RNA sequence: GAGUUUGAUCCUGGCUCAGAACGAACGCUGGCGGCGUGGAUUAGGCAUGCAAGUCGAGCGCGAACGUGGCUUCGGCCACUAGUAGAGCGGCACAAGGGUGAGUAACACAUGGACAACUUGCCCUCGAGACUGGAAUAACGGCGGGAAACCGCCGCUAAUGCCGGAUGGCCCUGCGACACGGCAUCGUGUUGUAGGUAAAGGUGGGGAUCCUUCGGGACCUGCCGCUCGAGGAGAGGUUCAUGCACUAUCAGCUUGUUGGUGGGGUAACGGCUCACCAAGGCGACGACGGUUAGGCGACCUGAGAGGGUGACCGCCCACACUGGGACUGAGACACUGCCCAGACUCCUACGGGAGGCUGCAGUCGAGAAUCUUCCGCAAUGGACGAAAGUCUGACGGAGCGACGCCGCGUGCGGGAUGAAGGGCUUUGGCUUGUAAACCGCUGUCAGGUGUUAGGAACGCGUAACGGUUAACACCCGUUGCGUUGACAAAGGCACCAAAGGAAGCCACGGCUAACUCUGUGCCAGCAGCCGCGGUAAUACAGAGGUGGCAAGCGUUGUUCGGUAUCACUGGGCUUAAAGGGCGCGUAGGCGGCGCGAUACGGUCUGGGUGAAAUCCCUCGGCUCAACCGAGGAAUUGCCUGGGCAACGGUCGUGCUAGACAGCAUCAGGGGAAGGUGGAACUCGCGGUGGAGCGGUGAAAUGCGUAGAUAUCGCGAGGAACGCCGGUGGCGAAAGCGACCUUCUGGGGUGCUUGUGACGCUGAGGCGCGAAAGCUAGGGGAGCGAACGGGAUUAGAUACCCCGGUAGUCCUAGCCCUAAACGAUGUGCACUAGGUAGUGGGGCGUUCCGACGUCCCGCUGCCGGAGCAAAAGUUUUAAGUGCACCGCCUGGGGACUACGGUCGCAAGACUAAAACUCAAAGGAAUUGACGGGGGCUCACACAAGCGGUGGAGGAUGUUGCUUAAUUCGAAGCAACGCGAAGAACCUUACCAGGACUUGACAUGCUAGUAGUACGGACUGGAAACAGCGAGGACCCCUUUAUUGGGGAGCUAGCACAGGUGUUGCAUGGCUGUCGUCAGCUCGUGCCGUGAGGUGUUGGGUUAAGUCCCGUAACGAGCGAAACCCUUGCCAAUAGUUGCCAGCGGGUAAUGCCGGGGACUCUAUUGGGACUGCCCGUGUCAAGCGGGAGGAAGGUGGGGAUGACGUCAAGUCAUCAUGGCCCUUACGUCCUGGGCUGCAAACGUCCUACAAUGGCUGGUACAAAGGGUUGCCAACCCGCGAGGGGGAGCUAAUCCCAUAAAGCCAGCCUCAGUUCGGAUUGUAGGCUGAAAUUCGCCUGCAUGAAGGUGGAAUCGCUAGUAAUCGCGGAUCAGCUAUGCCGCGGUGAAUAUGUUCCUGAGCCUUGUUCACACCGCCCGUCAAGCCACGGAAGCCGGGAGUACCCAAAGUCGUUAACCCAACCUUCGGGAGGGAGGCGACCACGGUAAGCCUGGUGACUGGGACUAAGUCGUAACAAGGUAGCCGUAGGAGAACCUGCGGCUGGAUCACCUCCUUU
Repeated sequence: GAGUUUGAUCCUGGCUCAGAACGAACGCUGGCGGCGUGGAUUAGGCAUGCAAGUCGAGCGCGAACGUGGCUUCGGCCACUAGUAGAGCGGCACAAGGGUGAGUAACACAUGGACAACUUGCCCUCGAGACUGGAAUAACGGCGGGAAACCGCCGCUAAUGCCGGAUGGCCCUGCGACACGGCAUCGUGUUGUAGGUAAAGGUGGGGAUCCUUCGGGACCUGCCGCUCGAGGAGAGGUUCAUGCACUAUCAGCUUGUUGGUGGGGUAACGGCUCACCAAGGCGACGACGGUUAGGCGACCUGAGAGGGUGACCGCCCACACUGGGACUGAGACACUGCCCAGACUCCUACGGGAGGCUGCAGUCGAGAAUCUUCCGCAAUGGACGAAAGUCUGACGGAGCGACGCCGCGUGCGGGAUGAAGGGCUUUGGCUUGUAAACCGCUGUCAGGUGUUAGGAACGCGUAACGGUUAACACCCGUUGCGUUGACAAAGGCACCAAAGGAAGCCACGGCUAACUCUGUGCCAGCAGCCGCGGUAAUACAGAGGUGGCAAGCGUUGUUCGGUAUCACUGGGCUUAAAGGGCGCGUAGGCGGCGCGAUACGGUCUGGGUGAAAUCCCUCGGCUCAACCGAGGAAUUGCCUGGGCAACGGUCGUGCUAGACAGCAUCAGGGGAAGGUGGAACUCGCGGUGGAGCGGUGAAAUGCGUAGAUAUCGCGAGGAACGCCGGUGGCGAAAGCGACCUUCUGGGGUGCUUGUGACGCUGAGGCGCGAAAGCUAGGGGAGCGAACGGGAUUAGAUACCCCGGUAGUCCUAGCCCUAAACGAUGUGCACUAGGUAGUGGGGCGUUCCGACGUCCCGCUGCCGGAGCAAAAGUUUUAAGUGCACCGCCUGGGGACUACGGUCGCAAGACUAAAACUCAAAGGAAUUGACGGGGGCUCACACAAGCGGUGGAGGAUGUUGCUUAAUUCGAAGCAACGCGAAGAACCUUACCAGGACUUGACAUGCUAGUAGUACGGACUGGAAACAGCGAGGACCCCUUUAUUGGGGAGCUAGCACAGGUGUUGCAUGGCUGUCGUCAGCUCGUGCCGUGAGGUGUUGGGUUAAGUCCCGUAACGAGCGAAACCCUUGCCAAUAGUUGCCAGCGGGUAAUGCCGGGGACUCUAUUGGGACUGCCCGUGUCAAGCGGGAGGAAGGUGGGGAUGACGUCAAGUCAUCAUGGCCCUUACGUCCUGGGCUGCAAACGUCCUACAAUGGCUGGUACAAAGGGUUGCCAACCCGCGAGGGGGAGCUAAUCCCAUAAAGCCAGCCUCAGUUCGGAUUGUAGGCUGAAAUUCGCCUGCAUGAAGGUGGAAUCGCUAGUAAUCGCGGAUCAGCUAUGCCGCGGUGAAUAUGUUCCUGAGCCUUGUUCACACCGCCCGUCAAGCCACGGAAGCCGGGAGUACCCAAAGUCGUUAACCCAACCUUCGGGAGGGAGGCGACCACGGUAAGCCUGGUGACUGGGACUAAGUCGUAACAAGGUAGCCGUAGGAGAACCUGCGGCUGGAUCACCUCCUUU
């Protein structure tokens, strides 16, 4: 920086990603080289080899093989050879190398101290090395043993051991002096007595001396030896500071703390012991637990930090486990010793041997870590005089892409843009200059040849110099010669050839990179968000693309990002977070001066901060990695000096903080005692007489045994009305009648005293509502539990009637609340306005009131600032200071375990596993509310008529069926698609058939007796067979010839599908809704979503218009424009019309004619709140009126905004994908779509007298008609038949309109109502009316007497009622639908309610938007955890027992070379014994910790399981907190508290006027 909570937004907050790193591992892949690096796990076990020896110039011994010679053949001698070899002795073995188990410690780091110390080898200086002695290995002999090894006897040497001498220093005893310091003391000088040392080896030399003739003395050189002093380096000890987590470890300690003395050590010291004292440590974290080697450094990071402690370096610790000492300068000793234990091996069973955490290597466990390599050539080490020997230290090589770095796999040209692949809209695009092809180059690898450096020492030799008596020796310098594991490496030259050398991951967003196919919530992916349920850029494959590259990815870990533990650098009103409140301890912080100090601070000098690393510069490998040199840095610690502002400290002052004094004031502050009235209940009495009470309505309950009501008297307990007030007091909890007593705090005024006495406050102590607990009282009312009555599906509730604890008092516990301002305390500062309350000053006034100012307290509004916003704002959430408390994602969990407290309930403290990708805050837009306001609508109301009941029609469900084809599903499916199912339709079923097909296009081949096909046969038909007959078009030819086409046949492409997906779609449609809304541009406001505009005041049918206005305008809608109807006019005048004129008829516009009228059909006019009155904001408009055919949109229609419902339709049509292809296609016959127990919707006809029937009689409109409408006339009761005029229609026909009107009958009944059903006789259409048509006549004459709950339509030419027409159609199941006219009402007070809608507002945990969200029990699965009788381990201690090796102490008897001896012995030592300490082991009781555990408890998660509905809206009883009781469950109820409650009213306050 990004992703992820939301519809969107801002914030909080977690999770996740991009980076770097690694001793890594895993997957795929793999050309070369350089430099690094490689057992992180079992400090598990180890075969084998090697890893520490060396010195003959310390010493004594001393072979053999072999060769030669001799031999008596047994052997001997010489050389080998003083060699090998072991032994004595010296030095080394305490280094180097490995590992990190232990250790939280003076272990490590940094800096000091030792006047409490040690130091082999090395260096410097001084002094010395005289004289004696006794042994003992080896060896020889004997013996034991399997072995390891051991015993006895005997001999021998030394630089081994011992005595004596000398003796500076040193030590001990007794002194003396000087100087110095840091307490003990240090340094130097010195007297006296005693004590303490040594070793020789070797080279050379020549005078003298000695000689066993080897040599020695002597001289000289070198190497050693002894004592002492100093140094270097090394070590020991000690101090200060730093150094992990845990307080769910708070007290620990008896050698403990100190002293005196003894012992011990190189040395201080309780290090050890005896005695004495009773101390020592700890909240600045003792003690305990867990974890861990520490550091230089390494990784990361801007830094500060965080993490790590591989490689390299320093220190520590360890060496099979535990204990112990010995030797030594040094060890308690990795490849030494002793003991114990476990393990392994050998064994003759008696005993023995061993220790890879050295280098290789092996097994095991593990995700995982190499060669049983070469060499001492270099560097370093041990020994040696040296040569040299030894050196798994080291130098190298090997293995591993484990890491870093470098190089290569070619370069240039090359477009018909080849082929192939992929995609495609079929045109093409892409792979792609990529390849081929042409040209070029030669790195690496390969081959051939050649060559540098790592080499300098040492030694040999020569020369020179030094030492010396010396030309020896020895030492040094120089020249020459000699020494290479690596190395078949490296460098260079040449040869050959593009030849031998590319993969891995990703491609939904973050995040660079996209298509096809397969798959179909499957298989799978996934770091987070999330993909996959038939069109997946997210799975799998492919093509393409991106990234990195001999690697690429994955996993793990660390830091970063993460300011997400915040020192740098965070927070706490509402997101997680202020302790319930106070007093106060430690601690932290602290007013104004002066002086001092120099602890902090600061400046500066010095020391140190190892090297390596990092950084800079330069240099070396061709570069780089890597390496070297110099510098810087090492931010630290110690120390000398300076400064004195600041902090500290000391001293001394001050008064502004604080406290006190005096005066005065307000108050429900607290405690105790007393008093009072109202109300209530109870008791007694009176009056009274039927109910009372209670609720939404009731009931339980009380009451004729007299209630309720009412009056009087009495008793009792609790609480204190009005005043009363965002008024007062208190630290909070909290405090309210009145009086008295005691008592705390506060304000104001004076400025009198003290003189910083202050602030905060971890622990601690005290107070602490309600509920609850203990004991004793008390008990009126109320009232958990409980009982009853209701409500309800249930009702363990809400409501009602009762009612116990409790509520009250005393004493004692409990200690928690939404203990809230969800806001810690104190101090200071930073605009104002206004109100209340307490006190005071000044002015004014007779007083009061009033004005103004100051201090304290309590509210509201508000600028700046702050804040995510809401908000807050001198009462801060602003700006600062001081101190305390607290937070670090949600759940688990205000939990478990442990601890403390409590009588109990429980409180306080307080995790983890596991799980989620969020959980949250504020605000926004919607939606919703059993929230509010305003307003509409046949929404209700008012009214008229219906439906729901009957019969029938029709559609649907269901059932049935071979099939009852399919679709439509609340409104907005159901007389819907269907405006016509007997066949057809038809999509369904059964059966029979066909396969290029019933239909389209193209290609190939064939085709004249071809296509077609009368008749005949079979068949239900389709169709099949046979087959008389028998063609067409164009060009060409003499021609019936040739060619082509159509048609047909065969075949191939393909057709076809009412198969699927309306959730892939187009188009069309329904609905909200003809509701008044939906938006945009610019501007303004807001961090933003967004708001404003569009809200407000009026008004309208309307976001219609007006006014106002940070908005100004605009668009889609509304309106208007269009059609129709109502009036008028103009024009036109046939088929329409007929006033006037003429003619004619029985009669009729019948005819001539006419355009006046009606009408027809075209064009215009007309209506606009234009006019008047009133009203209204001088508005828009509204009310009334005039005129007018019509008046405020005149009536009706068409017209349907942004959008919603994944609404409907793949079966109108079109269409992507999928599916079928002798069938899911096509044809045919028959059947079905009409089936019928039942249910629903929509209708028709009725139930009758406003009627029915009969007769007569009047008046429409709009339509239709040529395979059609059909007149007249005739037949038939009728349907209809015959008939045929007229009409392609203002001409003819359908066609009589009906209700109405006139007259008559019926007289309230299942009827002269009603017509279902059934019988029968007919008619019509049609190939065909059986399933399954319509109509007519006659007969039959069902239900039904106005329809329960419920429900529908309609506001005027409307409802109601009456008939007429049309589409579809052969006919018709039409009572349907679409139209037409006739007759023609009632009602609307109004908006409380139901439904729906619009606007504003409010709440919200909703946003798939209340058909939302969501809680708990129960049931199932799975996971982790707690408890648990116990069971099994581990750890650290305590007490006691046993006690190895060893050290120390002690020891009569036993043993002993050096010295002494009087020869007896002594001194001294040893073995053995005893004692002390003590490892392992054992016993006992506990503690801590881990595992497991029948059963059990809650928790998390899981698909759509069960029961309810607790919460979110007033969530339907407001919710929540604490507590108590109850209940299947969410929960309910009581008591107290909170607002983080909606709504209405009132009060208060604020703003404006």
The RNA shown here (small-subunit ribosomal RNA) has 1553 nucleotides and comes from an uncultured bacterium.
The prediction has a mean pLDDT of 85.